Small-subunit ribosomal RNA, central domain from an uncultured bacterium, 348 nucleotides, folded computationally. Its mean pLDDT, the model's own confidence on a scale to 100, is 84. RNAcentral holds the full RNA, with entries from ENA.
Context: one part of a larger RNA
RNA sequence: UUGGGCGUAAAGAGCUCGUAGGCGGUUCAACAAGUCGGUCGUAAAAGUUCAGGGCUCAACCCUGAAAUGUCGAUCGAUACUGUUGUGACUAGGAUACGGUAGAGGUGAGUGGAAUUCCGAGUGUAGCGGUGAAAUGCGUAGAUAUUCGGAGGAACACCAAUUGCGAAGGCAGCUCACUGGGCCGCUAUCGACACUGAGGAACGAAAGCAUGGGUAGCGAAGAGGAUUAGAUACCCUCGUAGUCCAUGCCGUAAACGAUGAGUGCUAGACGUUGGAAAUAUAUUUUUCAGUGUCGCAGCGAAAGCAUUAAGCACUCCGCCUGGGGAGUACGACCGCAAGGUUAAAACUC
Numbered sequence: 001u002u003g004g005g006c007g008u009a010a011a012g013a014g015c016u017c018g019u020a021g022g023c024g025g026u027u028c029a030a031c032a033a034g035u036c037g038g039u040c041g042u043a044a045a046a047g048u049u050c051a052g053g054g055c056u057c058a059a060c061c062c063u064g065a066a067a068u069g070u071c072g073a074u075c076g077a078u079a080c081u082g083u084u085g086u087g088a089c090u091a092g093g094a095u096a097c098g099g100u101a102g103a104g105g106u107g108a109g110u111g112g113a114a115u116u117c118c119g120a121g122u123g124u125a126g127c128g129g130u131g132a133a134a135u136g137c138g139u140a141g142a143u144a145u146u147c148g149g150a151g152g153a154a155c156a157c158c159a160a161u162u163g164c165g166a167a168g169g170c171a172g173c174u175c176a177c178u179g180g181g182c183c184g185c186u187a188u189c190g191a192c193a194c195u196g197a198g199g200a201a202c203g204a205a206a207g208c209a210u211g212g213g214u215a216g217c218g219a220a221g222a223g224g225a226u227u228a229g230a231u232a233c234c235c236u237c238g239u240a241g242u243c244c245a246u247g248c249c250g251u252a253a254a255c256g257a258u259g260a261g262u263g264c265u266a267g268a269c270g271u272u273g274g275a276a277a278u279a280u281a282u283u284u285u286u287c288a289g290u291g292u293c294g295c296a297g298c299g300a301a302a303g304c305a306u307u308a309a310g311c312a313c314u315c316c317g318c319c320u321g322g323g324g325a326g327u328a329c330g331a332c333c334g335c336a337a338g339g340u341u342a343a344a345a346c347u348c
């Protein structure tokens, strides 16, 4: 490179937007670039082909004939691709209109329960913790209990196999601003679509920088236990951190370990949000999601199965034995931590 692959064997980029490129619905007409056919030119020799001919046979030998690729010119064909049309269409797409569900996002305000701390009252000897203990707290009055106050963080029940979001993710309540989806019926535009190398935005947790904040929890650290030891598991404390603002970082088993889009392919039972019909009901139909089972088919199997891992098409990404190694070197990015890109020797 070809081929074959990518849920679990190596392999789908964390996710979206989007440039170039690739690819692209229906009808008519023109052109004839691709495509197809004829003719001509060119296509050195060798090579190739022929049970051709010749060296006593044979040959990577000599010789004859034929054929082949690319290219050009010219004449035609017009199904497909392409190009063009002040072209046409509406099934894709978009917009408008009318509804609708939602933990979608940002900001501000606000609520109750609980933990901790502080003040006061009652009250007395323990509390706490464990497998058992001890460290620890407590006669300077703890624990318990009542009242009052402070402060931070998280939102029980509702709650779900629920919903929303591109993914990460999102949950007390109210308000303001705001993104997207779905359904309905017409109307408008008229292929404006799909994918997407580079590129850009977003991107859990941890971590970093500056300034705040710090109730609980709690890496590090300290002590008590356990143990042969115990740099652990258990217990008592406890600093960073966890929280807020601004700016970095750019990674995760970022998982459905399953790229995006389109079309087609038995059914059954739930569930969420719309719409319609009637018999107004434990009904039926339909669109969009979300689950469980299950044919055909697929699969190494377990399994997947209209939410495909089935049958096809378009575009991108990625894989090519294990280790060395997601490492070295270089480059780019970063305050750093490190990230991205990414080998080879050697070895089995």
Stems, first nucleotide, its partner, number of pairs: 003320004008301001012316001014202001016200002021195002025089003028085004033081002035077007048066003052063003092192001093189004097184004104178007111155001116150007126137002163170002207248006216242002221237004259315006267293011278281001297304002321348003330341004